Predicted 3D model of an 89-nucleotide RNA (c-di-GMP-I riboswitch aptamer) from a Gemmatimonadota bacterium. It was read from a public genome assembly, where an Rfam model found it. Lineage of the source: Bacteria > Pseudomonadati > Gemmatimonadota.
[in-house]
RNA sequence: CGCUGCUCAGAGCAAAGCCGUCGAAAGACGGUGACGCAGAGCUACGGGACUACCGCGAGCGAAAUCGCCAUGUCCGCCGAGCCGCCAGC
Numbered sequence: 001c002g003c004u005g006c007u008c009a010g011a012g013c014a015a016a017g018c019c020g021u022c023g024a025a026a027g028a029c030g031g032u033g034a035c036g037c038a039g040a041g042c043u044a045c046g047g048g049a050c051u052a053c054c055g056c057g058a059g060c061g062a063a064a065u066c067g068c069c070a071u072g073u074c075c076g077c078c079g080a081g082c083c084g085c086c087a088g089c
Stems, first nucleotide, its partner, number of pairs: 002089004012037002017032006035076001041082003045079003048074003055068004
């Protein structure tokens, strides 16, 4: 340096649920809690997924309501990029 995660050490992260805060929502953050994770570290770059305040359209006396839309969100969906622990070969 490359491959691998069978074995070792020391660590690390924390799904669902519940509580609180923020947000229109998706969701995020903190606490609790561990389903799991060898990159469950980081980056929305490609694909994918979720949401639809505003806006546009339909509707209409006005509204309710419905449709479309990412500029919002997810890296614990896949790929890519960057950085990185231990062990084996």